[in-house]
Context: one part of a larger RNA
RNA sequence: GGAUGAACGCUGGCGGCGUGCUUAACACAUGCAAGUCGAAUGUAGCAAUACAUGGCGGACGGGUGAGUAACGCGUGAGCAAUCUGCCCAUAUCUGGGGGAUAACAGUUGGAAACGACUGAUAAUACCGCAUAACAUCGUUUGAAGGCAUCUUCUUUCGAUCAAAGAUUUAUCGGAUAUGGAUGAGCUCGCGUCUGAUUAGGUAGUUGGUAGGGUAACGGCCUACCAAGCCGACGAUCAGUAGCCGACCUGAGAGGGUGAUCGGCCACAUUGGAACUGAGACACGGUCCAAACUCCUACGGGAGGCAGCAGUGGGGAAUAUUGGGCAAUGGAGGCAACUCUGACCCAGCAACGCCGCGUGAACGAUGAAGGUCCUCGGAUUGUAAAGUUCUUUUUUAAGGGAAGAAGAAAGUGACGGUACCUUAAGAAUAAGCCUCGGCUAACUACGUGCCAGCAGCCGCGGUAAUACGUAGGAGGCAAGCGUUAUCC
Numbered sequence: 001g002g003a004u005g006a007a008c009g010c011u012g013g014c015g016g017c018g019u020g021c022u023u024a025a026c027a028c029a030u031g032c033a034a035g036u037c038g039a040a041u042g043u044a045g046c047a048a049u050a051c052a053u054g055g056c057g058g059a060c061g062g063g064u065g066a067g068u069a070a071c072g073c074g075u076g077a078g079c080a081a082u083c084u085g086c087c088c089a090u091a092u093c094u095g096g097g098g099g100a101u102a103a104c105a106g107u108u109g110g111a112a113a114c115g116a117c118u119g120a121u122a123a124u125a126c127c128g129c130a131u132a133a134c135a136u137c138g139u140u141u142g143a144a145g146g147c148a149u150c151u152u153c154u155u156u157c158g159a160u161c162a163a164a165g166a167u168u169u170a171u172c173g174g175a176u177a178u179g180g181a182u183g184a185g186c187u188c189g190c191g192u193c194u195g196a197u198u199a200g201g202u203a204g205u206u207g208g209u210a211g212g213g214u215a216a217c218g219g220c221c222u223a224c225c226a227a228g229c230c231g232a233c234g235a236u237c238a239g240u241a242g243c244c245g246a247c248c249u250g251a252g253a254g255g256g257u258g259a260u261c262g263g264c265c266a267c268a269u270u271g272g273a274a275c276u277g278a279g280a281c282a283c284g285g286u287c288c289a290a291a292c293u294c295c296u297a298c299g300g301g302a303g304g305c306a307g308c309a310g311u312g313g314g315g316a317a318u319a320u321u322g323g324g325c326a327a328u329g330g331a332g333g334c335a336a337c338u339c340u341g342a343c344c345c346a347g348c349a350a351c352g353c354c355g356c357g358u359g360a361a362c363g364a365u366g367a368a369g370g371u372c373c374u375c376g377g378a379u380u381g382u383a384a385a386g387u388u389c390u391u392u393u394u395u396a397a398g399g400g401a402a403g404a405a406g407a408a409a410g411u412g413a414c415g416g417u418a419c420c421u422u423a424a425g426a427a428u429a430a431g432c433c434u435c436g437g438c439u440a441a442c443u444a445c446g447u448g449c450c451a452g453c454a455g456c457c458g459c460g461g462u463a464a465u466a467c468g469u470a471g472g473a474g475g476c477a478a479g480c481g482u483u484a485u486c487c
Stems, first nucleotide, its partner, number of pairs: 001487004006483005013356006019349002021314001026312003030309003035056003040053005063267003072192008082184002087180008095129001097127002104119006135160004142153004165172002193239003200230003205227008242264004246257004269290005292303004320346001322345003328342001329340004359389004369380004394424006403414001431476005436457003442471005452459002
């Protein structure tokens, strides 16, 4: 000098665009944040609708950075070891049956949460049957290729497995198979902080065989066998830390950082577990244990803001319990539409960057006042007053968007906002730090090694340009200084 998610002191006019718990991954009152479908179905009801079964979605979006030194991340390869709902393309099919069950009704237990029994009923819910191959498994024949295990194609026979309907007749669905797209899983090379005052570490440990398990490879797991495997090219242990695109600095090399925005990962009070599902071992699902809080009729129950607001606490320090689904996007739905604290906006904060203003021209008797003085004057100073203008801002009034798509009509939270026009009037708007040298800027008074200053050198003990005040000056300016941190 530059920079900051900054804080503190003094000061503070406006606008645009951004940013805003860096600390206690501390505890949370209250409200909202994930629903939707009647074109799957039953019941109640005149209906709106409600309850229940069923389908899809609650694995996205949003938050946080505790853990993690790891194939976690970055980069480059690989899967002949893999899966993929919704979507797209192609091909074929959608035949015929069955038994239940919730809501409901009745009875009943419990303070509640929540149940129990009996009876009835529907489906795109559930279960058989038929049909079926390019699917799966076994078997037979031949060929080609490769990257080692092998892969691909062809061929014979056998076995196994499917479906669901709705309707306003336009359609919307269902099943199987193949391919695509998208998303995901796994493996490997290289890179990825500090400490040797951490030198040895390791028994599922390293490898093999067999089996299990998985979508899939694999000690992933189990049994048996062998005794390996890692390590001064730093294993192990300990400490610290989410990683990256990027950001800051620097001529660069490098050094530092990882807020906002984007990609990946991990987590959801703490620990563990699986279920469902195409996908989770699941923030606003389930179960168990623990701590904490709450309710209780003491028998037993309920909860999880690291979602958006908000509260307490901690802290130098960080905002509204706001508006709207109008736009963009997401979920469901044929659609209309519903939901959406994602998002779009508004509010608060000079927290940052950028822009604008606080007036302009003329004006000497160099007024008054202040300060200094060698008492002559000097300076504040064209500064003021005064004259002539302007109106960005300000205030008031009038008009008034784009963002909204489209056959037409309708649809705007922001917002009567931006912007435009008219009127009034210099009117509403300047501070902060410094002045010994480094370093731009000097005098007077007070103080008297006191009070104090200070980044370094150093000032102050009676004429202090260094302390305090005043006048003047210098610098920056809606900011200016200080502190902290990085280069």

This is a predicted structure of a 487-nucleotide part of an RNA (small-subunit ribosomal RNA, 5' domain) from an uncultured Clostridia bacterium. Rfam family: Bacterial small subunit ribosomal RNA.